[in-house]
Context: one part of a larger RNA
RNA sequence: GGACAAACGCUAACGGUGUGCUUAAUACAUGCAAGUCGAACGAGCGAUGCAGAAGUGGCAACACUUUUGCAAAGCUAGUGGCGAACGGGUGAGUAACGCGUAGGCAAUCUGCCUUGGAGAUUGGGAUAACCAUUCGAAAGAAUGGCUAAUACCGGAUACCUUAUAAAAACCGCAUGGUUUUUAUAAUAAAGGGGGCUUUUAGCUCCCACUUCAAGAUGAGCCUGCGUCCUAUUAGCUUGUUGGUGAGGUAACGGCUCACCAAGGCAACGAUGGGUAGCCGGCCUGAGAGGGUGAUCGGCCACACUGGGACUGAGAUACGGCCCAGACUCCUACGGGAGGCAGCAGUAGGGAAUCUUGCGCAAUGGGCGAAAGCCUGACGCAGCGACACCGUGUGAAGGAUGAAGGUCUUCGGAUCGUAAACUUCUGUCAAUUGGGGACGAAGGUACUAAAGGUCAAUACCCUUUAGUAUUGACGGUACCCAAUAAGGAAGUCUCGGCUAACUCCGUGCCAGCAGCCGCGGUAAGACGGAGGAGGCAAGCGUUGUCC
Numbered sequence: 001g002g003a004c005a006a007a008c009g010c011u012a013a014c015g016g017u018g019u020g021c022u023u024a025a026u027a028c029a030u031g032c033a034a035g036u037c038g039a040a041c042g043a044g045c046g047a048u049g050c051a052g053a054a055g056u057g058g059c060a061a062c063a064c065u066u067u068u069g070c071a072a073a074g075c076u077a078g079u080g081g082c083g084a085a086c087g088g089g090u091g092a093g094u095a096a097c098g099c100g101u102a103g104g105c106a107a108u109c110u111g112c113c114u115u116g117g118a119g120a121u122u123g124g125g126a127u128a129a130c131c132a133u134u135c136g137a138a139a140g141a142a143u144g145g146c147u148a149a150u151a152c153c154g155g156a157u158a159c160c161u162u163a164u165a166a167a168a169a170c171c172g173c174a175u176g177g178u179u180u181u182u183a184u185a186a187u188a189a190a191g192g193g194g195g196c197u198u199u200u201a202g203c204u205c206c207c208a209c210u211u212c213a214a215g216a217u218g219a220g221c222c223u224g225c226g227u228c229c230u231a232u233u234a235g236c237u238u239g240u241u242g243g244u245g246a247g248g249u250a251a252c253g254g255c256u257c258a259c260c261a262a263g264g265c266a267a268c269g270a271u272g273g274g275u276a277g278c279c280g281g282c283c284u285g286a287g288a289g290g291g292u293g294a295u296c297g298g299c300c301a302c303a304c305u306g307g308g309a310c311u312g313a314g315a316u317a318c319g320g321c322c323c324a325g326a327c328u329c330c331u332a333c334g335g336g337a338g339g340c341a342g343c344a345g346u347a348g349g350g351a352a353u354c355u356u357g358c359g360c361a362a363u364g365g366g367c368g369a370a371a372g373c374c375u376g377a378c379g380c381a382g383c384g385a386c387a388c389c390g391u392g393u394g395a396a397g398g399a400u401g402a403a404g405g406u407c408u409u410c411g412g413a414u415c416g417u418a419a420a421c422u423u424c425u426g427u428c429a430a431u432u433g434g435g436g437a438c439g440a441a442g443g444u445a446c447u448a449a450a451g452g453u454c455a456a457u458a459c460c461c462u463u464u465a466g467u468a469u470u471g472a473c474g475g476u477a478c479c480c481a482a483u484a485a486g487g488a489a490g491u492c493u494c495g496g497c498u499a500a501c502u503c504c505g506u507g508c509c510a511g512c513a514g515c516c517g518c519g520g521u522a523a524g525a526c527g528g529a530g531g532a533g534g535c536a537a538g539c540g541u542u543g544u545c546c
Base pairs, nucleotide, nucleotide: 001546002545003544004543006542007541008540009539010538013391014390015389016388017387018386019384020383021349026347027346028345030344031343032342035082036081037080040079041078043076044075045074048071049070050069051068052067053066054065055064056063057062089302090301091300098227099226100225101224102223103222104221105220108219109218113215114214115213116212117211118210119209121155122154123153124152130145131144132143133142134141135140161186162185163184164183165182166181167180168179169178170177171176191207192206193205194204195203196202197201228274229273230272235265236264237263240262241261242260243259244258245257246256247255277299278298279297280296281292282291283290284289304325305324306323307322308321327338328337329336330335355381357380358379359378363377364375365374366373367372394424395423396422397421404415405414406413407412428487430483431482432481433480434479435478439473443469444468445467446466447465448464449463450462451461452460490535491534492533493532494531495516496515497514501530502529503528504527505526511518512517
């Protein structure tokens, strides 16, 4: 000199863009953060409409009330499907194939998605909801009975696939791999919605289903090299190192087990101890290098502490389950409930770090045929000069160099064109009046046209045009007009380094100080005043790094 996720002191006009618990991975009140599908299923409720019956009023038409049946927009506790493994947080642990980089898998898996081949047949038994009974303070649970499915389970079929056996060809990178043929065996499936008709069965379209192949995406495993300090840590290791066989896994492998051998690592630093998430990057530097790993992006690890598996394409699962532990809460003392390192917020710790806000309008995600629903992701707003950037605090003229302050050699010098005064301007803030966004693309509905599909001028799909409808921010940004120089400057320094000097007070006192050093009666170094210098909505100090 530069840089901060900074803090402290004094001060403070506005805007934009960023950024904000570095400490206690401490404990958490409250609300929200993961749902969705009725076009899978039974059941319940049901606006409204139609029909019937009874009653009341009425001469009647009819009106009202009650009730029964049918149709039905819609709503939903449960079964079922998909999602909940993403998104969001944190950095405790980890010195490791964890990360980075370059490769390998002839040792692997992959829901949804895309493309292509083949197919979807025939049966069955349950169970929740519901009803009844019972237990319990509650959380909840038990027994009996009824019922459905795209829930569950048999039989059939098998292009393909898998396994075994045999044969052949081709190839490679060692184990080997690929392709073809034959035989035997094994394994599938589910329906829903729209339209039409010759209407209880057909045709057709859309969505869903089964199997196989390929792709895409995501993941798993292996390897070379690189990856902090310490030798005042020198030896470490028994599933340890290798083999055979078996088990296990999607898959290789001591991954696990039985048996056999006695190996394996280490001064090129094993083992131990300490510290630490790694990287793209960021800061500094001419570079080499040094430091660092906040925000943003990639990977990893963790979710009160420790352990375990289940479900599933995927977890050994933050807002799932089980066990143990610590802690907190409820209790009828028998027993139960909980996990903010999600967003806000509270207490505590600390020098120190924000609102218990608005919205799904946009982008993205989940579910759904869609409308749509959910989304503290996200978009916005709020708070903080925390950082960077921009703007303003007026402009031009104005000498009797006014008054006043300070200094003085008493002549004057200086603050100083500074002020007053004159003439202008109107950025910003404020007030008043008026206008007012971009971000919106789409989706859906209706109308019209064209094309595809089809038996079809239905339906459905695609494209085009028109109309209608969608904004949290926000009556915000911005624009126009009016008022008005009015409301907007501080802070640090002035002995040398280092730009800037005098007077008074004090008297080795009070104090200053980054270093040298000032202060003991004329202090340019302490305190005040006047003046000056630097930077400026900031300035200075402290801390850390280069």
Molecule: small-subunit ribosomal RNA, 5' domain
Organism: metagenome